This is a predicted structure of a 92-nucleotide RNA (c-di-GMP-I-GGC riboswitch aptamer) from Gammaproteobacteria bacterium SG8_30. It was read from a public genome assembly, where an Rfam model found it. The prediction has a mean pLDDT of 86.

RNA sequence: UUUGACAAAGGCAAAGCCAUCGAAAGGUGGCGACGCAAAGUCACCGGUCUACAGGCCCUCCUCCGGGGCCCAUGACAGCGGGACCGCCGGAA
Numbered sequence: 001u002u003u004g005a006c007a008a009a010g011g012c013a014a015a016g017c018c019a020u021c022g023a024a025a026g027g028u029g030g031c032g033a034c035g036c037a038a039a040g041u042c043a044c045c046g047g048u049c050u051a052c053a054g055g056c057c058c059u060c061c062u063c064c065g066g067g068g069c070c071c072a073u074g075a076c077a078g079c080g081g082g083a084c085c086g087c088c089g090g091a092a
Stems, first nucleotide, its partner, number of pairs: 001091004011036002016031006034078001040084003044081003047076003054070006
């Protein structure tokens, strides 16, 4: 530098359930294993999700209340790309 066994030492943990934080998406901890050779780290690019607040609109005489659409500043690294770092074995 490249590669990944039905090897060794180990690691992570989907769904679901419980607790907890959050408006939500989702996060964290426990149980649990669908899977993972970067399922280690980082929201930089694309993408996806959410919409408390904000904007526009409808309802309404007005207010309140209700409803629709838009919106990331929120989130996802187990969606793809990228960056950084790394265990073991093979090959060069």